[in-house]
Parts: sequence; structure tokens; C1' cells
RNA sequence: CUCCGAUAAUGGCAAACCCGGGGUAACCCGGGGACGCAAAACCACGGGUCCUAAGCUGAUCAGCAGCAGGACAGCCGGGUUGUCGAA
Repeated sequence: CUCCGAUAAUGGCAAACCCGGGGUAACCCGGGGACGCAAAACCACGGGUCCUAAGCUGAUCAGCAGCAGGACAGCCGGGUUGUCGAA
């Protein structure tokens, strides 16, 4: 240094749920809260899941389907960065 990773150390993050705010929605932000996490840090590049008011297209038109658009990095893979050091 690489792999790897602990009943180690120093720190960090924060699921569900609750409160406030934003959004049509998925979901996001702040506070509380901890299920978990060595990348649970960052990037939507591949796959996946979810949403879709307004816009576009269609037809069998109170509505539906598709497109365009969006969300999730704590679903998997990939990329970038990164703490510690027992076996």
C1' cells in the first nucleotide's frame, strides 16, 4: 500500500414513527427519534422500483393508456472521494 474487517479506538450518518414546511405525487428540507450503516459520503452511467398536476399523443374521453418529465445513492452494479487497524 492492497485485500479484508473486529464484542477495538476516535468520530460520523440516521430507518420506522411524530411535529413543522415544500411538492400533483413519488419524495425532499428542518426539528425530535434510532432500525441499521465503513462508505447509509458524492455521481442517475447500466439495470430496477416508484410517481406523474400541468404539457403532448391516442382511443373506447367525468376517466384511461402512452410520451415527455420527475423521485429513490438506505434496491443491485459501476465511477469518484474517504476514517481506523486486531485477525

c-di-GMP-I riboswitch aptamer from Desulfuromonas sp., 87 nucleotides, folded computationally. Model confidence (mean pLDDT): 87 of 100. Its Rfam family is "c-di-GMP-I riboswitch aptamer". Rfam links the family to the GO term cyclic-di-GMP binding.